[in-house]
RNA sequence: CGGGCCUAGCUCAGUUUGGUAGAGCGCGCGCUUGGUGAGCGCGAGGUCAGGGGUUCAAAUCCCCUGGCCCGCG
Numbered sequence: 001c002g003g004g005c006c007u008a009g010c011u012c013a014g015u016u017u018g019g020u021a022g023a024g025c026g027c028g029c030g031c032u033u034g035g036u037g038a039g040c041g042c043g044a045g046g047u048c049a050g051g052g053g054u055u056c057a058a059a060u061c062c063c064c065u066g067g068c069c070c071g072c073g
Stems, first nucleotide, its partner, number of pairs: 001071006009025004019056001027043005049065005
């Protein structure tokens, strides 16, 4: 200097085409069971890395900053 990534406690979808923020695991409660670490149901949990801009509306588009990874020199 160039490119990619940052979303729940963890691993990641969602960005293409702006329009209700999701899944699995984990956690809590309940059911099931002789019992359970297995099965089923429900629930909690998010400033979408931070700031600004555009828009009726931004995780999504634009700009700046930070962190991580890769490449070139």
The RNA shown here (transfer RNA) has 73 nucleotides and comes from an Allostellaceae bacterium. RNAcentral holds the sequence, with entries from ENA. Model confidence (mean pLDDT): 80 of 100. Its Rfam family is "tRNA". Rfam classes the family as a transfer RNA.